Transfer RNA from a Clostridia bacterium, 73 nucleotides, folded computationally.
The coordinates come from a structure-prediction model, not an experiment, and the mean pLDDT is 83.
The organism belongs to Clostridia, within Bacteria.
It matches the Rfam family "tRNA". About the family: Transfer RNA (tRNA) molecules are approximately 80 nucleotides in length.
The sequence was found in a public genome assembly.
RNA sequence: GGUCGGUUAACUCAGCUGGGAGAGUGUUACCUUGACGUGGUAGAAGUCGUGGGUUCGAGUCCCACACCGACCA
Numbered sequence: 001g002g003u004c005g006g007u008u009a010a011c012u013c014a015g016c017u018g019g020g021a022g023a024g025u026g027u028u029a030c031c032u033u034g035a036c037g038u039g040g041u042a043g044a045a046g047u048c049g050u051g052g053g054u055u056c057g058a059g060u061c062c063c064a065c066a067c068c069g070a071c072c073a
Stems, first nucleotide, its partner, number of pairs: 001072007010025004019056001027043005049065005
C1' cells in the first nucleotide's frame, strides 16, 4: 500500500426486508432478611465511531475519514 470484517448502554452483544433503539450482566430505589447475600418489583443509563449523501423516513443503503482485528504484498 491492497482486500475483508468490526465500531450500538459502564461491560458482553442482538437489532430481520429502511419505519417502535433492545437483551443479559452491572448499577439505583424499594420489598424480603436481625444483617449481608440470594430472590422479587420498578427505574436510570445511548450524539448507534465522525462527517456528508440518498430517502417522506437511516443503527440499517451509498461515499470519505478515524480506530481495532485478520489476510495479501